Predicted 3D model of a 97-nucleotide RNA (SAM riboswitch aptamer (S box leader)). The sequence was found by an Rfam model in a public genome assembly. Rfam family: SAM riboswitch aptamer (S box leader). Gene Ontology term of the family: regulation of gene expression. Of the family's consensus pairs, 97% are formed in the model.

[in-house]
RNA sequence: ACCUUAUCAAGAGUGGCGGAGGGAACGGCCCGAUGAAGCCACGGCAACCUGCUCAUUCCGGCAAGGUGCCAAUUCCGGCGGAAACGCAAGAUGAGGA
Repeated sequence: ACCUUAUCAAGAGUGGCGGAGGGAACGGCCCGAUGAAGCCACGGCAACCUGCUCAUUCCGGCAAGGUGCCAAUUCCGGCGGAAACGCAAGAUGAGGA
């Protein structure tokens, strides 16, 4: 990098180093020297995997070890549909090869 599948309207930031970019791509619209990306420390959110528990499966509950995440609905948008909704693209988890 690829395949399958679930979820994506909620939630959660301070400090240090750093020094101009960042929000996936393209268009828009935003964020940024009152300090972007990145790295580090500490903190937090959530509960996919995991552990415990409800006799057992399910449904629940508790914890927080492995991931993930902490501007804006996945920031908005594309295609089909009158709409509901479906699809595409993307992100994250779990599984696979």

The coordinates come from a structure-prediction model, not an experiment, and the mean pLDDT is 85.